[in-house]
Context: one part of a larger RNA
RNA sequence: CGCACACGGUGGAUGCCUUGGCAGCCAGAGGCGAUGAAAGACGUGAUAGCCUGCGAUAAGCGUUGGGGAGGUGGCAAAUGACCUUUGAUCCAGCGAUUUCUGAAUGGGGAAACCCACCGGCCAGAAGGUCGGUAUCCGUACGCCAAUACAUAACGUACGGAGGCGAACCGGGAGAACUGAAACAUCUAAGUACCCCGAGGAAAAGACAUCAAUUGAGAUUCCCCCAGUAGCGGCGAGCGACCGGGGAGAAGCCCUUAAGCAGCUUAUGUUCUAGUGGAACCGUCUGGAAAGUCGGGCCGUAGCGGGUGAUAGCCCCGUACAUGAAAGGGCAUAGGGUGUGAAAACGAGUAGGACGGGGCACGUGAAACCCUGUCUGAACAUGGGGGGACCAUCCUCCAAGGCUAAAUACUCCUGGCUGACCGAUAGUGAACCAGUACCGUGAGGGAAAGGCGAAAAGAACCCCGGCGAGGGGAGUGAAAUAGAUCCUGAAACCGUGUGCGU
Numbered sequence: 001c002g003c004a005c006a007c008g009g010u011g012g013a014u015g016c017c018u019u020g021g022c023a024g025c026c027a028g029a030g031g032c033g034a035u036g037a038a039a040g041a042c043g044u045g046a047u048a049g050c051c052u053g054c055g056a057u058a059a060g061c062g063u064u065g066g067g068g069a070g071g072u073g074g075c076a077a078a079u080g081a082c083c084u085u086u087g088a089u090c091c092a093g094c095g096a097u098u099u100c101u102g103a104a105u106g107g108g109g110a111a112a113c114c115c116a117c118c119g120g121c122c123a124g125a126a127g128g129u130c131g132g133u134a135u136c137c138g139u140a141c142g143c144c145a146a147u148a149c150a151u152a153a154c155g156u157a158c159g160g161a162g163g164c165g166a167a168c169c170g171g172g173a174g175a176a177c178u179g180a181a182a183c184a185u186c187u188a189a190g191u192a193c194c195c196c197g198a199g200g201a202a203a204a205g206a207c208a209u210c211a212a213u214u215g216a217g218a219u220u221c222c223c224c225c226a227g228u229a230g231c232g233g234c235g236a237g238c239g240a241c242c243g244g245g246g247a248g249a250a251g252c253c254c255u256u257a258a259g260c261a262g263c264u265u266a267u268g269u270u271c272u273a274g275u276g277g278a279a280c281c282g283u284c285u286g287g288a289a290a291g292u293c294g295g296g297c298c299g300u301a302g303c304g305g306g307u308g309a310u311a312g313c314c315c316c317g318u319a320c321a322u323g324a325a326a327g328g329g330c331a332u333a334g335g336g337u338g339u340g341a342a343a344a345c346g347a348g349u350a351g352g353a354c355g356g357g358g359c360a361c362g363u364g365a366a367a368c369c370c371u372g373u374c375u376g377a378a379c380a381u382g383g384g385g386g387g388a389c390c391a392u393c394c395u396c397c398a399a400g401g402c403u404a405a406a407u408a409c410u411c412c413u414g415g416c417u418g419a420c421c422g423a424u425a426g427u428g429a430a431c432c433a434g435u436a437c438c439g440u441g442a443g444g445g446a447a448a449g450g451c452g453a454a455a456a457g458a459a460c461c462c463c464g465g466c467g468a469g470g471g472g473a474g475u476g477a478a479a480u481a482g483a484u485c486c487u488g489a490a491a492c493c494g495u496g497u498g499c500g501u
Base pairs, nucleotide, nucleotide: 001500002499003498004497005496006495007494008493009492015486016450017449020421021420022418023417024416025415026414027413028412029410030409031164032163039101040100041099042055043054044053046079049075050074051073061095062094063093064092065091066090070083071082072081106115107114108113116133117132118131119130120129121128122127135161136160137159138158139157140156141155142154168199169197170196171195172194179186183233209216210215220247221246222245223244224243230238231237251402252401253400254346259339260338261337263335264334265333266332267331268330269329270328271327272326274322275321276320280295281294282293284291296313297312298302304316305315306314351375352374353373354372355371356370357369358368361387382397383396384395385394386393437444438443457485460472461471462470463469
């Protein structure tokens, strides 16, 4: 040094577990904000730190209910001081308080800081305390310049707005990579991104619509029609209508309303705390019984979880039944308020020309819809459409407005489910994670779970530096479960024995 066996070290795979995730279903809720939000800073405890809660009334205050014996949140024990059957802690409803920053709004500002003015009250003064003082828009009023009347401007009062929020929705504006095996029309795509606006949904919507000689009858969404008819450097690709079947249905107004919104009253129901809730003992093994054996019981309850191993009958629960002082939701009915609301049937409109855009339709034979520029009718004896255009026929009535449901989404709340994951998985994050750390910044972004049933977490002794670490002793079922703690693979490193060289 090699091989074999035995025993270890290191390491943290594997197995088992789950407090966390993921994907859904059924309901709810769909907003919060100048009555100061979201997000924070700083404080606040008998407390040094962090988390949670709260705000100078500061892990809390009042009150109304629930509940019924222990409490003073967690990491995190001990001590101290207290509270509590005159009902604490805890749970729920309604209130009070709510520093400073932040739309931040008196002015400023390098957010959590600096500096003011006006008025009320207290005060002799200094001062204290309370309230107000942003901008824009609307309404009402006042005052008023160049400039005579006026107006702009300025001021006062009242009301509204502003900011935040995951997706969904409407509108404005709008790419490129890519595909076409290159690339320019085309595609990607009216997608991404940006901006504005709204609601719990939004938008659309009551035929100047289709159809075809029979008729249908607002809008929206789904399944067909159909990858069809078409469009298309007729390339790549794009891609309908009519009609049928469903979901859901609701119609109205412009002198007066249908309807909608919130307020209030009544009735019913429901949500926000809860309450009651059946039935088991012994034996054996074992550290421990829920396991074994024996004999019982309940069940409108044998969903699930816990308990020292696997429990219908030990505990929490479960089926079922039941409950609200206070506040909220929904339904119905009544009352009153606001909105609808523009005025009065639609003219610079329909139509036309040119240039664009939208329609599945790329200018094409290109109808139809929208409109930047220029034009420009008729008035129901009228007008639009039926895919160039004309006639006949049929059908409808533009240029005003409102409208639930079926549809889309899930930051959030409750319940339930999974041939979803099980710590290199599942969220980036099971653990004090958007943390530590990196970056000037925008931004990037981890690792890290498991003793035991119970700390019973090793008194005492010994070696040692009053160490580290270890040996005894003790606890425990187990300590090769000893805190670097379940199991403990491999690489890698040793010790002992044997054999070989």